Model confidence (mean pLDDT): 84 of 100. A computed fold for a 477-nucleotide part of an RNA from Halomonas citrativorans, annotated as small-subunit ribosomal RNA, 3' major domain. Lineage of the source: Bacteria > Pseudomonadati > Gammaproteobacteria > Halomonadaceae > Halomonas.

[in-house]
Context: one part of a larger RNA
RNA sequence: UGACGGGGGCCCGCACAAGCGGUGGAGCAUGUGGUUUAAUUCGAUGCAACGCGAAGAACCUUACCUACCCUUGACAUCUACAGAAGCCGGGAGAGAUCCUGGUGUGCCUUCGGGAACUGUAAGACAGGUGCUGCAUGGCUGUCGUCAGCUCGUGUUGUGAAAUGUUGGGUUAAGUCCCGUAACGAGCGCAACCCUUGUCCUUAUUUGCCAGCACAUAAUGGUGGGAACUCUAAGGAGACUGCCGGUGACAAACCGGAGGAAGGUGGGGACGACGUCAAGUCAUCAUGGCCCUUACGGGUAGGGCUACACACGUGCUACAAUGGCCGGUACAAAGGGUUGCCAACUCGCGAGAGUGCGCCAAUCCCGGAAAGCCGGUCUCAGUCCGGAUCGGAGUCUGCAACUCGACUCCGUGAAGUCGGAAUCGCUAGUAAUCGUGAAUCAGAAUGUCACGGUGAAUACGUUCCCGGGCCUUGUACA
Numbered sequence: 001u002g003a004c005g006g007g008g009g010c011c012c013g014c015a016c017a018a019g020c021g022g023u024g025g026a027g028c029a030u031g032u033g034g035u036u037u038a039a040u041u042c043g044a045u046g047c048a049a050c051g052c053g054a055a056g057a058a059c060c061u062u063a064c065c066u067a068c069c070c071u072u073g074a075c076a077u078c079u080a081c082a083g084a085a086g087c088c089g090g091g092a093g094a095g096a097u098c099c100u101g102g103u104g105u106g107c108c109u110u111c112g113g114g115a116a117c118u119g120u121a122a123g124a125c126a127g128g129u130g131c132u133g134c135a136u137g138g139c140u141g142u143c144g145u146c147a148g149c150u151c152g153u154g155u156u157g158u159g160a161a162a163u164g165u166u167g168g169g170u171u172a173a174g175u176c177c178c179g180u181a182a183c184g185a186g187c188g189c190a191a192c193c194c195u196u197g198u199c200c201u202u203a204u205u206u207g208c209c210a211g212c213a214c215a216u217a218a219u220g221g222u223g224g225g226a227a228c229u230c231u232a233a234g235g236a237g238a239c240u241g242c243c244g245g246u247g248a249c250a251a252a253c254c255g256g257a258g259g260a261a262g263g264u265g266g267g268g269a270c271g272a273c274g275u276c277a278a279g280u281c282a283u284c285a286u287g288g289c290c291c292u293u294a295c296g297g298g299u300a301g302g303g304c305u306a307c308a309c310a311c312g313u314g315c316u317a318c319a320a321u322g323g324c325c326g327g328u329a330c331a332a333a334g335g336g337u338u339g340c341c342a343a344c345u346c347g348c349g350a351g352a353g354u355g356c357g358c359c360a361a362u363c364c365c366g367g368a369a370a371g372c373c374g375g376u377c378u379c380a381g382u383c384c385g386g387a388u389c390g391g392a393g394u395c396u397g398c399a400a401c402u403c404g405a406c407u408c409c410g411u412g413a414a415g416u417c418g419g420a421a422u423c424g425c426u427a428g429u430a431a432u433c434g435u436g437a438a439u440c441a442g443a444a445u446g447u448c449a450c451g452g453u454g455a456a457u458a459c460g461u462u463c464c465c466g467g468g469c470c471u472u473g474u475a476c477a
Stems, first nucleotide, its partner, number of pairs: 001477002003474003007471007015461002019425005026316008034307002042053002064302007073125001077124002079121005086103007107114002127291002130289003136285002138280003141276001143274001148187006154163003167178003193268004198236006208225002212223003239262001242256005318418001322377007334365003339358002344353003384415001389410007431453007
């Protein structure tokens, strides 16, 4: 100087408390451990691994296993020789591949040959998702959006170092003020950026429709309009600016006015010096080591989907604030040409047929759902719950056996609110309700985004956890 303390003081955070809803019990989905297996590829492992890499394993992916094949190789550069390349067949085989028939003769040319492509041969070399993240770059997590981390000069000390950065106030903040052997500065904080909330200007189509007309069973459907909404570009607006009080006359705090918004308005992006030899050699790059007829490459099938069990994360429930049936209302944000698919017809349905429009503020996906109105069920393992299983189908796709999703009929399991323990959340939040997208042929209860409805509680900081500052002790570094 740090680190640590079941030392002290001050302060903060959904840290506790106060509340609301869960997890832990059930069934299923998914990830992991374990076990099994020819293989169940690999990585991630307290917080900070476990719906994680994977924004999507039937083949492919795929790295694993078995079998069958190749050896200058699937890919790159170089040399020599041959042939244009390509296209259409036949046979063997699970295929890779092997054998074989036909067609085709192009472009440039100084007629030597050359360019692209294909094949053969030899070797230089290729190749490796093989090892080492404790050799590395890059990227990332985490403490933590915590308020800290440092430097120059000066000063103090023999020195390690200290001072500044401590103190009094204050703040979300090393934020600001005052004091002060310190004076300044840098990286952080804040602001500048995006979005949302109010208003103005401009613009007026595909969006809008107040006023004036037309038309219709009805509809901005039409003429027209530029007010309103929306859209999207530019501005205005919030600064403790104003008033009162408290305070050291300071910084600031408390209350108020005006205002769409008030003291960082809400949300996001943004992550200091560093810590964990944290994670990643399997995104990529890369040192070293290792393999080179194999640890490289190709193909088919299988596996990653196994199942006495254990754990994590979720979904659906256990019902009446509910289930079912009928009617009816209101979003936002997205996506669409190998695509989204209207209307119509068929089918109980998943869907099928036919086919309009749309490269989209124009057309389509597209019925939002909870809600509201009416009916029914009356507390039951039920008209709750839907697992499981049987049968019949639809769709995607060479192909749904291993191993897809969905539909219909039947079946109708556990489950009556969950032990110890434990998680999230302070407001348009929790809870609850649907909607969309990425990936994607198909395949979400996951992820990311969107809106609808919309709470309760916070006395307080004694305690638990994490953190910041000062101080103290130490046989620790």